[in-house]
Molecule: Bacterial RNase P class A
Organism: Anaerolineales bacterium
RNA sequence: CAAGCAGGCCAGGCGGUCGCGGGUGGCGCAAGCCAUCCGAGGAAAGUCCGAGCUCCGCAGAGCACGGUGCUGGGUAACACCCAGGCGGGGUGACCCGACGGAACAGUGCAACAGAAAGCAGACUGCUGGCUUCGGCCAGUGAGGGUGCAACGGUAGUGUAAGAGACUACCAGCGGCUCCAGUGAUGGGGUCGGCUGGGCAAACCCCACCGGGAGCAAGGCCAAGCAGGAGGGAAGGCGCUAAGCGCCGGGAGGCGGCUCGUCUCCCUGGACCUUCGGGUAGGCUGCUUGAGGCGGCGGGUAACCGCCGUCCCAGAUAGAUGACCGCCACCCUGGUUCGCCAGGGGACAGAACUCGGCUUAUCGGCUCGCUUGGGCA
Numbered sequence: 001c002a003a004g005c006a007g008g009c010c011a012g013g014c015g016g017u018c019g020c021g022g023g024u025g026g027c028g029c030a031a032g033c034c035a036u037c038c039g040a041g042g043a044a045a046g047u048c049c050g051a052g053c054u055c056c057g058c059a060g061a062g063c064a065c066g067g068u069g070c071u072g073g074g075u076a077a078c079a080c081c082c083a084g085g086c087g088g089g090g091u092g093a094c095c096c097g098a099c100g101g102a103a104c105a106g107u108g109c110a111a112c113a114g115a116a117a118g119c120a121g122a123c124u125g126c127u128g129g130c131u132u133c134g135g136c137c138a139g140u141g142a143g144g145g146u147g148c149a150a151c152g153g154u155a156g157u158g159u160a161a162g163a164g165a166c167u168a169c170c171a172g173c174g175g176c177u178c179c180a181g182u183g184a185u186g187g188g189g190u191c192g193g194c195u196g197g198g199c200a201a202a203c204c205c206c207a208c209c210g211g212g213a214g215c216a217a218g219g220c221c222a223a224g225c226a227g228g229a230g231g232g233a234a235g236g237c238g239c240u241a242a243g244c245g246c247c248g249g250g251a252g253g254c255g256g257c258u259c260g261u262c263u264c265c266c267u268g269g270a271c272c273u274u275c276g277g278g279u280a281g282g283c284u285g286c287u288u289g290a291g292g293c294g295g296c297g298g299g300u301a302a303c304c305g306c307c308g309u310c311c312c313a314g315a316u317a318g319a320u321g322a323c324c325g326c327c328a329c330c331c332u333g334g335u336u337c338g339c340c341a342g343g344g345g346a347c348a349g350a351a352c353u354c355g356g357c358u359u360a361u362c363g364g365c366u367c368g369c370u371u372g373g374g375c376a
Base pairs, nucleotide, nucleotide: 001372002371003370004369005368007366008365009364010363012327013326014325015324016323017322018321020039021038022037023036024035025034026033027032041347045358046357048356049355050354051353052352053214054213055212056211065210066209067208068207069206070084071083072082073081074080085099086097087096088095089094100205101204106203107202108199109198123144124143125140126139127138128137129136130135152170153169154168155167156166157165171195172194173192174191175190176189177188178187179186180185218284219283220282221281224279228275229274230273231272232271235247236246237245238244239243248266249265250264251263252262253261254260291310292309293308294307295306296305297304298303329344330343331342332341333340334339
């Protein structure tokens, strides 16, 4: 210098003019006004995991269903993170892995090719026998060819030809055992011809974990209208009912008053009143939290502890915006190398709150490392 690997960080800055939401203080009867402070993100997103919180449910245990699945650690918890092991990929930095069952507990699945694909298999070849000389029968998994995969490899013994049939070595597997490690696991010794295909993000088996719903959770206050429950006032009787009649009561007229008489009313779904549940609406939950930053200490690390300091959106149909100027950055074109002109700035956006994962993202900064080349 070129190409690459892996972490961390930023997501324009300053000023001005209008505008919006919220907190606090002041003024005002109130509406509101003034001052001051704060006002989106690294993903606020997808809502995929794990929690807090709330309500409901719940003796205990089991079945079913769902999830997780190497080891050790971290954490409130996790399917997340860190470290390690094993397997795979890359020259390498490094990356990827649902990575329990050595798929002989059982059931099941597999295109094409191929003679044969699951207690293998004779197409060709080889060997023996028979033969009408065309072939037929038997043996053989050693050679050929097919396939992701054909039942260990090499050499020898053996044989009619062959074959773990047998022997030695190698590879794998299993039993026993020694060493290292907390462990996953790694290294070694010895015995056994044991040589047993793949798939469990197929059923299944094993181990562990798991109640349900969600802030439209939940709590409080509470109109209007319509329901509900209770209370209030004189009605009663007869006729089957409507209604009528009799007795009684209330209000009013006539009348000075009583009696009398006339009109109206007399149990109600109307009126008055009390209580209770809900709706609209309002308040709360609501933002101080497994919190941020800095220092010190522990730990390889994830992370943890102590001290100091800070308060950093709370809207409710949803505020967080628009414009102008200067500067910085990137791209394109021009250049008299001083600059000039034009263009660009992504993805997106809170709605109870956290920890993760995943996805989207114009660009830029930075620590470390790898490979190749050059110069000293």